[in-house]
C1' cells in the first nucleotide's frame, strides 16, 4: 500500500435480472386466565454514507467511513 467480502428495524437475518423490504426475536396495547408464565391477535420501528445513471437505485457504478480476511 494494495485487494477481496461485508454493513438491512433494539439484536439476528432473507431478499430483489432497478418498480409498495420479509421472517425470527425483543418491545408496547388488547383478549384469555385469580396473578404470572405461555398462546393468539393488532401496533410502531429499518436498506451505512455522500455522489452519479434512470422516469424511478435497497439494487447498478464512482468516493468514503467501519468491520472481516488476504499480498507484499
Nucleotide at each position: 500500500u494494495c485487494c477481496c467480502u461485508g454493513a438491512u428495524g433494539g439484536u439476528c437475518u432473507a431478499g430483489u435480472g432497478g418498480g409498495c423490504a420479509g421472517g425470527a426475536u425483543g418491545u408496547a396495547g388488547c383478549a384469555c386466565a385469580u396473578u404470572c408464565a405461555u398462546u393468539g391477535c393488532u401496533a410502531g420501528g429499518g436498506c451505512c454514507u455522500g455522489g452519479g445513471u434512470u422516469c424511478g437505485a435497497u439494487u447498478c457504478c464512482c468516493g468514503g467511513u467501519c468491520a472481516g480476511g488476504g499480498a507484499a
Transfer RNA from Pelusios castaneus, 72 nucleotides, folded computationally. Model confidence (mean pLDDT): 80 of 100. The source organism's lineage runs through Eukaryota, Craniata, Amniota, Sauropsida and Pelusios.